[in-house]
RNA sequence: UGCGGGGUAGAGCAGUCAGGUCAGCUUGCGAGUCUCAUAAACUCGAGGUCGUUGGUUCAAAUCCAACCCCCGCAA
Numbered sequence: 001u002g003c004g005g006g007g008u009a010g011a012g013c014a015g016u017c018a019g020g021u022c023a024g025c026u027u028g029c030g031a032g033u034c035u036c037a038u039a040a041a042c043u044c045g046a047g048g049u050c051g052u053u054g055g056u057u058c059a060a061a062u063c064c065a066a067c068c069c070c071c072g073c074a075a
Stems, first nucleotide, its partner, number of pairs: 001074007010027004020058001029045005051067005
């Protein structure tokens, strides 16, 4: 320098193909129920402005452009 993959809650991921009904799953955290008590189980809750900026659109995590960061391959 070129190509490919990735960036979404504290952690790990889905959702993108086909724009709206998806801000969702597991775990972690807090509270509660249960129990003599703890664990387990169950219920509820907090936590995100989806890498950044701009564009298209009535509407963008999703489409377009540029840029930043991580991993791999090639030179």
Predicted 3D model of a 75-nucleotide RNA (transfer RNA) from a Gammaproteobacteria bacterium. The coordinates come from a structure-prediction model, not an experiment, and the mean pLDDT is 83. Rfam family: tRNA.